[in-house]
Molecule: c-di-GMP-I riboswitch aptamer
Organism: Pseudomonadota bacterium
């Protein structure tokens, strides 16, 4: 530095559902909670889905793509 790994070891996210609080909505932030995760970190580029006042928006834990990282072992 590559490359591989949820089969070892410490760790480390956190689905549904519940409660508050925001927003027309999708959904998002907190608490709790854990179905899962080796990037389940972060980026709406290109699909998709999903809300729309048809302007525009949300979903990165749909898929692809890019960027950046810890821990073991080789």
């Nucleotide at each position: 530095g590559c490359a591989a790994g949820a089969u070892a070891a410490a760790g480390c996210c956190a689905a549904a559902c519940c409660u508050g609080c925001c927003g027309u909505g999708a959904g998002g932030c907190a608490g709790a909670g854990a179905c899962g995760g080796a990037a389940a970190a972060c980026c709406a580029c290109g699909g998709g889905a999903c809300u729309u006042a048809c302007a525009a928006g949300u979903c990165a834990g749909c898929c692809g793509g890019g960027u950046u990282a810890c821990c073991u072992u080789u």